[in-house]
RNA sequence: CACGAAGAGUUUGAUCCUGGCUCAGAACUAACGCUGGCGGCGCGUCUUAAACAUGCAAGUCAAGCGGGAGUAGCAAUACUUCAGCGGCGAACGGGUGAGUAAUACGUAGAUAAUUUACCUUCAGGACUGGGAUAACUUGUCGAAAGGCAAGCUAAUACCGGAUAGUAUUAAUGUUACAAAAGUAGUGUUAAUUAAAGUGGCAACACACCUAAAGAUGAGUCUACGGCCUAUUAGCUAGAUGGUGGGGUAAUGGCCUACCAUGGCGAUGAUGGGUAGCCGGCCUGAGAGGGUGUUCGGCCACAUUGGAACUGAGACACGGUCCAGACUCCUACGGGAGGCAGCAGUUAAGAAUCUUGCGCAAUGGGGGGAACCCUGACGCAGCGACGCCGCGUGAACGAAGAAGGUCUUCGGAUUGUAAAGUUUACUAAGCAGGGAAGAAUAAGCGAUUUAUCGUGAUGACGGUACCUGCCUAAAGCACCGGCUAACUACGUGCCAGCAGCCGCGGUAAUACGUAUGGUGCAAGCGUUGUUCGGAAUCAUUGGGCGUAAAGGGUAUGUAGGCGGAAUUGUAAGUCAGAUGUGAAAACUAUGGGCUCAACCCAUAGCUUGCAUUUGAUACUGCGGUUCUGGAGUUUGGGAGAGGUAAGUGGAAUUCCUGGUGUAGCGGUGAAAUGCGUAGAUAUCAGGAGGAACAUCGGUGGCGAAGGCGACUUACUGGCCUAAAACUGACGCUGAGAUACGAAAGUGUGGGUAGUGAACGGGAUUAGAUACCCCGGUAAUCCACACAGUAAACGUUGUCGACCAGUCGUUAAGGGUAUUAAACCUUUAGUGACAAACCUAACGGAUUAAGUCGACCGCCUGGGGACUAUGCUCGCAAGAGUGAAACUCAAAGGAAUUGACGGGGGUCCGCACAAGCGGUGGAGCAUGUGGUUUAAUUCGAUGAUACGCGAAGAACCUUACCUGGGUUUGACAUGCACAGGAAUCAUGUAGAGAUACAUGAGCCUUCGGGUCUGUGCACAGGUGCUGCAUGGUUGUCGUCAGCUCGUGUCGUGAGAUGUUGGGUUAAGUCCCGCAACGAGCGCAACCCUUACCCUGUGUUGCUAACAUUAAGUUGAGCACUCUCAGGGAACUGCCGGUGACAAACCGGAGGAAGGUGAGGAUGACGUCAAAUCCUCAUGGCCUUUAUAUCCAGGGCUACACACGUGCUACAAUGGCUGGUACAGAGAGUCGCAAAUCCGCAAGGUAGAGCAAAUCUCACAAAGCCAGUCUCAGUUCGGAUUGAAGUCUGCAACUCGACUUCAUGAAGUUGGAAUCGCUAGUAAUCGUGGAUCAGCAUGCCACGGUGAAUACGUUCCCGGACCUUGUACACACCGCCCGUCACACCAUCUGAGUGGGGAGCACCCGAAGUGGUUGGAGCUAACCUGCAAGGGAGGCAGACUACUAAGGUGAAACUCGUAAAGAGGGUGAAGUCGUAACAAGGUAGCCGUAUCGGAAGGUGCGGCUGGAUCACCUCCUUU
Repeated sequence: CACGAAGAGUUUGAUCCUGGCUCAGAACUAACGCUGGCGGCGCGUCUUAAACAUGCAAGUCAAGCGGGAGUAGCAAUACUUCAGCGGCGAACGGGUGAGUAAUACGUAGAUAAUUUACCUUCAGGACUGGGAUAACUUGUCGAAAGGCAAGCUAAUACCGGAUAGUAUUAAUGUUACAAAAGUAGUGUUAAUUAAAGUGGCAACACACCUAAAGAUGAGUCUACGGCCUAUUAGCUAGAUGGUGGGGUAAUGGCCUACCAUGGCGAUGAUGGGUAGCCGGCCUGAGAGGGUGUUCGGCCACAUUGGAACUGAGACACGGUCCAGACUCCUACGGGAGGCAGCAGUUAAGAAUCUUGCGCAAUGGGGGGAACCCUGACGCAGCGACGCCGCGUGAACGAAGAAGGUCUUCGGAUUGUAAAGUUUACUAAGCAGGGAAGAAUAAGCGAUUUAUCGUGAUGACGGUACCUGCCUAAAGCACCGGCUAACUACGUGCCAGCAGCCGCGGUAAUACGUAUGGUGCAAGCGUUGUUCGGAAUCAUUGGGCGUAAAGGGUAUGUAGGCGGAAUUGUAAGUCAGAUGUGAAAACUAUGGGCUCAACCCAUAGCUUGCAUUUGAUACUGCGGUUCUGGAGUUUGGGAGAGGUAAGUGGAAUUCCUGGUGUAGCGGUGAAAUGCGUAGAUAUCAGGAGGAACAUCGGUGGCGAAGGCGACUUACUGGCCUAAAACUGACGCUGAGAUACGAAAGUGUGGGUAGUGAACGGGAUUAGAUACCCCGGUAAUCCACACAGUAAACGUUGUCGACCAGUCGUUAAGGGUAUUAAACCUUUAGUGACAAACCUAACGGAUUAAGUCGACCGCCUGGGGACUAUGCUCGCAAGAGUGAAACUCAAAGGAAUUGACGGGGGUCCGCACAAGCGGUGGAGCAUGUGGUUUAAUUCGAUGAUACGCGAAGAACCUUACCUGGGUUUGACAUGCACAGGAAUCAUGUAGAGAUACAUGAGCCUUCGGGUCUGUGCACAGGUGCUGCAUGGUUGUCGUCAGCUCGUGUCGUGAGAUGUUGGGUUAAGUCCCGCAACGAGCGCAACCCUUACCCUGUGUUGCUAACAUUAAGUUGAGCACUCUCAGGGAACUGCCGGUGACAAACCGGAGGAAGGUGAGGAUGACGUCAAAUCCUCAUGGCCUUUAUAUCCAGGGCUACACACGUGCUACAAUGGCUGGUACAGAGAGUCGCAAAUCCGCAAGGUAGAGCAAAUCUCACAAAGCCAGUCUCAGUUCGGAUUGAAGUCUGCAACUCGACUUCAUGAAGUUGGAAUCGCUAGUAAUCGUGGAUCAGCAUGCCACGGUGAAUACGUUCCCGGACCUUGUACACACCGCCCGUCACACCAUCUGAGUGGGGAGCACCCGAAGUGGUUGGAGCUAACCUGCAAGGGAGGCAGACUACUAAGGUGAAACUCGUAAAGAGGGUGAAGUCGUAACAAGGUAGCCGUAUCGGAAGGUGCGGCUGGAUCACCUCCUUU
């Protein structure tokens, strides 16, 4: 200098934690959807190493050689060109990634175990001979491809001889180095091995041979490093090594013969799966994780498999041979081919380009050169595939235009945005100019021979760039939260959305559309993949008491770790130096394209490896010591430690005998069962098995499981005391081994009790259970298996350190004792508690604290303690142990509620104690149901049902039928027209209405009013009380509900408000981390009970006068009226209580502990009721769902229920007489006297707008009489007749009166209601509504009781506490079978493939070996020649071997009838197993049984409540 770390949503009513899922970021060889102006630089078959038409991709040299053709020349000859011989190249360049987990790659080394054509340097050399052959000519075979035979010829082709050094081989010396093997030199002797020319007048140039060196390339070897799988644990015969030989450029089992038996492996061999490796690239703060496209390095491959030849180099992409598959040609005899080179085609696929230009540049091959070749390469084309850059304009512009959208109708917004004015010109197009990329070419000239000058050549391309003219170009996604951005309409759990949570069921910011907005922008979204976030595999950097997670316990192998002192060493460690870590990339700094991307230069980086030099604290290794860890010896001690043998008493059962008689037993209650064949009970005796009461204890022992009468024998461990000894001998411990409750298994015993299964009896809807009676296995013993438990302290083992207090067990020491006791050390075992830890609960020297060592284990829930494979087991089963699929949670601790067939305390006409009812009858009334044209609508558990309705004949009225009206029965406004509206009479009609006649506006002159017509609009008891306001019910007149501040807790929350008392009360007192406050309680208000003062008419009347009468005078004392005061406060006394609050009793008082009654209803609950009181959003209707009219209906009637009235009679009915209220109402009214009527009532109209008058006689009561227990002189229903009243009208459908009629009913089953004092019961009176109609409702007074021991129980409620898997809160939650649908999986008679291996058969081409004889043979030798020889070739045999065939196994992938379990799925069936004591506490292991959850037995655990009570069910 540069770089540098963010979280959020989702489990709950809420909280903290654990934990998964999801999102925001970056990237891509991408693809898809919508859209698309330009340029630069890059990139472009990831699928199928699938198949390929066509063209091109490797040739060149005539200055190596002979020849053919052509041109020129008279010719020699020269030039051009072609096939061939020959040389070099073709092994590079280019492509692809199939194979390969190591013959690969990367890094560092080795080669003293090697080679290297062309190139460079250096030294030396090239003498002399020979025989062929292609081309060519002729003949011949074949369709072709291509051959065969004869003849001619050349070379830098081939061959013989010579020459020969520092070459090679052999032998033999010597020097240096080296641990050795050996290497590098240097001598001697012997043998062997070379050569080629061409061009040029020449100088010279290019070639050639030998040797050495360099450079470059290649080969081989070593170490280290980088994938998954143990449900792959053993692999290996050339395998490991040695010797001899062969082979190679070279080491080597590379190959071969013989010998030996090694080698590799839990630090993972062998096998299986996957994969080219790296520089790098992406991501990340980093450590890491992922990846291996383009570019670069290495490797491998070239249709599949095998093989060699040539060559410096290949076992060869565009060479050869063979075999296989495929394609093509064919005359059917036979041939040809290999795009994973560049273009291009087909198929595949979501998907990836032009059959382009040029060798101008760079690079390569050949050539002396010119030059030729070059799909390498340079360029162009196509594709938004990526990165980068630019543009789509800029300034001004308010009438805030129009249009759109919303609207509270005022406006807001789109929006300076547009229009308009001015202005600019990048890109395309047109026109003009126009590059760099080019240089050392050849040649020519000059020169100091180093070099200098001149000098042709451009695919891109008339391109970039410059100038002028002219003028185009924005989309995509999103807008509920995460996450920036909102409204309207449509839709109505539909259509649809969705990354997660989740939206949508009539007011959707979440669907669709639109307006507006947000984000990015020539792109934007989606999908896929990778990293991140994720500390969610944690080295950095996690955990395991209860969330997932400590192995059942111990002993010990490997391994890991290890006390103190000293010394050596230097492996680890640390420091320096050197080499390397290719280039590109990355970072920094500069530079070049107008910038950037891109490119260039320099530096850094490359965290690594190797070599070397030092350091020595720590670790390691070696030596020497030490005693603290560990162990040994001695004395003492405790103990249900273990094994074996023996002994004992109590109890149960059975057997025998005696006594004795009718029951016993069992349960919630019963029954089965036992018993007159004598049980139970009781006494005596006997048999047998199992277990060991009391002591016994958070006491003891043991590693854990576990161990309990007594004695003996054998035996393990532990503790304590004091010395001595050994001298780190230790800790942990993968595998391994041993032990390991109960149940279970095998064999053989034994069997008293208990007791799975099973049988019976109960219970129940059922009861495969709980309860009862029996009862087999088992339980017991011996031996052998099995190896699991809630095998738990849910806490691995060992060690160190870190406050205490109180118990207890076993030893020791001390003090002091009659004894008890006290102090102290060690080892155990408990309770509480500090620091600290913890999500909290809690833990806390026996840690879950602070640290160290080692082992085991965990990584969301379910699927799954499963499947499959393997191991073990007689079996049951155990151990190990997945995946598909599915969900967004599952879970821990704690909080607040609610709930419990949990507990405690308390209250209430809640029960109990009483009185009277309802339920039975008749009637009234309301509801359900049914009916109907309609029986309008609502309320409908408590909290609907004499409720809305304080009063349905019409009206009301909302319902039905029929008849009418349409700006309307009603409101407002506007426009136009008119003078009517209205009243009276008549006609038609059921009426609304219509028609006829007559009468008939006001005015301030502006108009008003009314009617008609037309526009706006009215109207709706139509829907939604689940859109609402208001009002109301209920819990409940219950005592509760909260807040502020403080404190405690991470937090939800707690405290206060709990506790001890007390109260009707959260009423009050005391205490207290709380102190205060609010809404409720109480009080204040009204009525009533007593007194006082005032008032004194319409009230009252003591005294006076008067009357029939408070009638009148008079009076206001009394009663009374209505105004105001007083009085009651636990104030006083006694007792209890805590010196409190308060309670109990008493006095006084009209009243006593709230005196009585009323009004008054906290926070809230029930989506409680009401849209039909009213108001109101939205929706619906508008000649109708509005409005008017007539009639009908709401009054129906097999039935059921609620609420009432009247009764059933003598405490009564009837008749007669007689007494005493209160509170009300009254002018559209109450209505008196009088008279009439049996009566209802009529007549009449005094009085009264009321303390005056009227309604208005109160009734029960009391005094007499009668009835005499009956369906009656009870009871009055029903029905008949006759009336009265109200009203337009009493038929459907009013009330009342009289006469007659005289039903049911004789006190009411199960069940159920009200009431605690002036109450219940009983008796009458009034009022509202109202024309009339009351058994209902509201109010008034008269008479006037009984009972309450008490709180066990029922119901409801309050507080505290406890459990909870509930929070829609128990009408909760929830388990399993069965039935249906879908999905994936497992098994499966089989069946179809695949790769790899083994054994055998066959065996192409090729190479090696043998042979090469009676086949063939130019060079050399011999020979005059013929010939012979050496050597070679063909051929044959043989070894290896690809493909192929056969066989038996194993592995793996598909598919399959059927079978199995699993998962998922708004309202299916059966039960109710779990959560509360879940109604039998639950759970774990095991065995057995059952439709199913599950039941039972045995052993274990607490992760169980509780002070004790039958069973079952309870849907949503």

This is a predicted structure of a 1516-nucleotide RNA (small-subunit ribosomal RNA) from a Leptospiraceae bacterium. The sequence is in RNAcentral, with records from ENA and SILVA. NCBI's taxonomy places the organism under Bacteria, Pseudomonadati, Spirochaetota, Leptospirales, Leptospiraceae. It matches the Rfam family "Bacterial small subunit ribosomal RNA".